[in-house]
RNA sequence: GGGUGAGGUAGAGGCGCAAAGUUUGAAGAGUAACUUUAGUGAUACAGUGGACCUAUUGUCUAAAGUGAAAGGCAACUUUGCCGAAGUUUACUCUUAAGGGUUCAUUGAGAGUUUGCUGGGUCUGUAUAAAAUAUAUGCAGGACUGUCAUUAUGAGUCACAUCCAGACUCAUAAUGUUGCGCUAUCUCACAA
Numbered sequence: 001g002g003g004u005g006a007g008g009u010a011g012a013g014g015c016g017c018a019a020a021g022u023u024u025g026a027a028g029a030g031u032a033a034c035u036u037u038a039g040u041g042a043u044a045c046a047g048u049g050g051a052c053c054u055a056u057u058g059u060c061u062a063a064a065g066u067g068a069a070a071g072g073c074a075a076c077u078u079u080g081c082c083g084a085a086g087u088u089u090a091c092u093c094u095u096a097a098g099g100g101u102u103c104a105u106u107g108a109g110a111g112u113u114u115g116c117u118g119g120g121u122c123u124g125u126a127u128a129a130a131a132u133a134u135a136u137g138c139a140g141g142a143c144u145g146u147c148a149u150u151a152u153g154a155g156u157c158a159c160a161u162c163c164a165g166a167c168u169c170a171u172a173a174u175g176u177u178g179c180g181c182u183a184u185c186u187c188a189c190a191a
Base pairs, nucleotide, nucleotide: 003189004188005187006186007185008184009183010182011181014082016081017080018079019078020077021076023075024074025073033066034065035064036063037062038061039060048104049103050102051101052100053099085117086116087115090112091111092110093109094108095107096106097105118144119143121141122140123139124138125137126136127135128134145177147175148174149173150172151171152170153169154168155167156166157165
């Protein structure tokens, strides 16, 4: 100087990822709910489904009047970061959905676990949602990052008769992809 393995530290990709907010905005919506009037209703009607119960008539329908909010989304600010994060399987816990009890079912959140995805974006489709917003899954398109190989060009080192080598950068093409890549430190091993 260079090689292999293990561990640590610091970084890069870019419409980069996620969280929070007494912030602003669109939509939610002239919706829910409430009030008034009229009607229905007792062998009764309430709801995600079943069973049982209850009496205040609360349920349900129409008209008029008043008239929200949450989740989700965008912008802004702050914070944490680059398997950031998302998602699948399994398990545990919490929680929501009715006038009440109970048995189910569905949804939401947290943790562990098992795999998958380098990244954002566009199109189609499925699910969720009030939604043509948006999110996620799957498929495809172009783009982009890393590494490797090849070709061309430039530069540096070495050489100094000739041939010939190594490294860096740029462009193009091809291939793979994050348990990756770059730089650096420590330990061990081999030559």